[in-house]
C1' cells in the first nucleotide's frame, strides 16, 4: 500500500430504518432483609467514536477520518 471485520453504560454484549426520550447482565451507590459479611429484594446510576450525507424519521443506510483486530503485497 490494497482487502476485510470491528467501535453501543465502568465492563461484556443486544440492536438489521419509526414498536427505543436506546435494552439485559455485571459494576457503583442508597435501602430493606441478616449479629456481621455474602447472598437476596427495592430504587437509582450511567453510553450509540468523530465529521458530513441520504430520509419526513438513522445507533442502523452511503462516504471520509481516527483507533482496533484479521489477511494479501
Nucleotide at each position: 500500500g490494497c482487502c476485510c471485520c470491528g467501535a453501543u453504560a465502568g465492563u461484556u454484549c443486544a440492536g438489521a430504518g419509526g414498536c427505543c426520550a436506546a435494552g439485559a447482565a455485571u459494576g457503583c451507590a442508597a435501602g430493606g432483609u441478616u449479629u456481621u459479611c455474602a447472598a437476596c429484594c427495592u430504587u437509582g446510576u450511567g453510553a450509540c467514536c468523530c465529521g458530513g450525507g441520504u430520509u419526513c424519521g438513522a445507533a442502523u443506510c452511503c462516504c471520509g477520518g481516527u483507533c482496533g483486530g484479521g489477511g494479501c503485497g
Overview: The RNA shown here (transfer RNA) has 73 nucleotides and comes from a Nanobdellota archaeon. Rfam family: tRNA. Rfam describes the family as follows. Transfer RNA (tRNA) molecules are approximately 80 nucleotides in length. Gene Ontology term of the family: triplet codon-amino acid adaptor activity. It is annotated as a transfer RNA. The sequence was found in a public genome assembly. The source organism's lineage runs through Archaea, Nanobdellati and Nanobdellota.